Context: one part of a larger RNA
RNA sequence: UGACGGGGGCCCGCACAAGCAGUGGAUUAUGUGGUUUAAUUUGAUGCAACGCGAAGAACCUUACCAGGGUUUGACAUGUCUAGAAGGAUGGUGAAAGUUAUCCGUGUCUGUUUUUAGGUUUCUACCUAUUACUUAAACUAGAACACAGGUGGUGCAUGGCUGUCGUCAGCUCGUACAUUGAUGCGUAUGGUUAAGUCCUGCAACGAGCGCAACCCUCGUUCUUAGUUAAAUGUACUCUAAGAAGACUGCCAGCGUAAGUUGGAGGAAGGUGAGGAUGACGUCAAGUCAGCAUGCCCUUACACCCUGGGCGACACACGUAAUACAAUGGCCAAGACAAUAGGAAGCAACUCUGUGAAAGGGAAGCAAAUCGUUUAAACUUGGCCUCAGUUCGGAUUGCAGGCUGCAACCCGCCUGCAUGAAGUCGGAAUUGCUAGUAAUCGCCGGUCAGCCAUACGGCGGUGAAUACGUUCCCGGGCCUUGUACA
Numbered sequence: 001u002g003a004c005g006g007g008g009g010c011c012c013g014c015a016c017a018a019g020c021a022g023u024g025g026a027u028u029a030u031g032u033g034g035u036u037u038a039a040u041u042u043g044a045u046g047c048a049a050c051g052c053g054a055a056g057a058a059c060c061u062u063a064c065c066a067g068g069g070u071u072u073g074a075c076a077u078g079u080c081u082a083g084a085a086g087g088a089u090g091g092u093g094a095a096a097g098u099u100a101u102c103c104g105u106g107u108c109u110g111u112u113u114u115u116a117g118g119u120u121u122c123u124a125c126c127u128a129u130u131a132c133u134u135a136a137a138c139u140a141g142a143a144c145a146c147a148g149g150u151g152g153u154g155c156a157u158g159g160c161u162g163u164c165g166u167c168a169g170c171u172c173g174u175a176c177a178u179u180g181a182u183g184c185g186u187a188u189g190g191u192u193a194a195g196u197c198c199u200g201c202a203a204c205g206a207g208c209g210c211a212a213c214c215c216u217c218g219u220u221c222u223u224a225g226u227u228a229a230a231u232g233u234a235c236u237c238u239a240a241g242a243a244g245a246c247u248g249c250c251a252g253c254g255u256a257a258g259u260u261g262g263a264g265g266a267a268g269g270u271g272a273g274g275a276u277g278a279c280g281u282c283a284a285g286u287c288a289g290c291a292u293g294c295c296c297u298u299a300c301a302c303c304c305u306g307g308g309c310g311a312c313a314c315a316c317g318u319a320a321u322a323c324a325a326u327g328g329c330c331a332a333g334a335c336a337a338u339a340g341g342a343a344g345c346a347a348c349u350c351u352g353u354g355a356a357a358g359g360g361a362a363g364c365a366a367a368u369c370g371u372u373u374a375a376a377c378u379u380g381g382c383c384u385c386a387g388u389u390c391g392g393a394u395u396g397c398a399g400g401c402u403g404c405a406a407c408c409c410g411c412c413u414g415c416a417u418g419a420a421g422u423c424g425g426a427a428u429u430g431c432u433a434g435u436a437a438u439c440g441c442c443g444g445u446c447a448g449c450c451a452u453a454c455g456g457c458g459g460u461g462a463a464u465a466c467g468u469u470c471c472c473g474g475g476c477c478u479u480g481u482a483c484a
Base pairs, nucleotide, nucleotide: 001484002483003481004480005479007478008477009476010475011474012473013472015468016467019431020430021429022428023427026321027320028319029318030317031316032315033314034312035311042053043052064307065306066305067304068303069302070301073146077145078144079142080141081140082139083138086103087102088101089100090099091098092097107135110132112131115128116127117126118125119124148296149295151294153293157291158290159286160285161284162282164280169208170207171206172205173204174203176183177182189198190197214274215273216272217271219243220242221241222240223239224238225237246268249262250261251260252259253258310450323424327383328382329381330380331379332378333377339371341369344364345363348360349359350358351357390421395416396415397414398413399412400411401410437460438459439458440457441456442455443454
């Protein structure tokens, strides 16, 4: 100087407390461990791994296993030879491939030749055609340089990322103090979300952070307006630009910074949310996104078929659905916002069980058309506390869709079946307002989908905070130390 202390002081944070809803018990989904397996590819492992890489494992993906094959190679550049490319048929094979036969001789440029036509006073030029040559691309073959590797090492690395933490800190120049390491500045006293600002001081300044500048939302105005409005001007709206909030005003306190209350205001003291992550820590994560030192090169490379990644005594994490009457079922009625649409969204109509879906088909590259009836909600009716008209797992049968192909291993529909579960031990999580809780909708990936995931969107819409003694994490000062 740091680090640590079941030392002290001050302060903060959904850290506790006060509340609300959960998890831990059930079933299912999904990830992980373990076990099993020919293989169950692999990475991630306290917080900061475990619905994570994976925004989509039937084949492909795919890295794993078994079997069948290839060796200048599936891919790139270079050299040589031959042939345009390409197409058709057959044998063999699970396919990859291998083998045989036939068709096909082209295109661009250039040169000369043949023929035909056109222009011109002539030399000559243009168009088409015939033959030849050459070049590019592609195919086959040959030899070698090389290709190839999701092979190892993230403890050799770059780049990127997580975390402490959006915590308020981390430093420098000069001066000063000290033998020196170092200190001071950055102690004090106030204040703030903040090393924010004020005061003071052997310090005076400065940098990276904080804040502001950026984006979205909330209010008003101006301008413009299609496809929006039944129509016209407007409005809601759309989308460009401005204004607005600054402790500016008033009162109390205070030297000041500021703080408490008030007015006006759509908004009040950072208005709400986002983006933004200092010096550094964890030899944190990633060689499987990419790059890269090492290693393999008839194999640790490449192609194909089938299987596996989906196994199952068990254990853990994260979720979905429930256990019901603030509910379930039936009928009728009401109100959104995102977002995406051409190998697409599809109205409407017919068939079908008013099912999944199938046939036909208008409109729409979209404020125009359609996805799109939002659901919770409201009104009326039934159920009357039961393993039930709760709950929906599991299983059987019948059907539909995507796709070469749904056995391993997809989704959807109808009928039937109707497990567990009566609110969950110890323990433990999230959340302070349009938040929690609850309700539905959209999207990416995508042929289809195991999405109950993830990312967004709107609807309804709470309770509680006395307070900082305690638990956890953090900041500043101080103190002790046999630690570095």

A computed fold for a 484-nucleotide part of an RNA from Sphagnum balticum, annotated as small-subunit ribosomal RNA, 3' major domain. The RNAcentral record of the full RNA draws on SILVA. Its Rfam family is "Bacterial small subunit ribosomal RNA".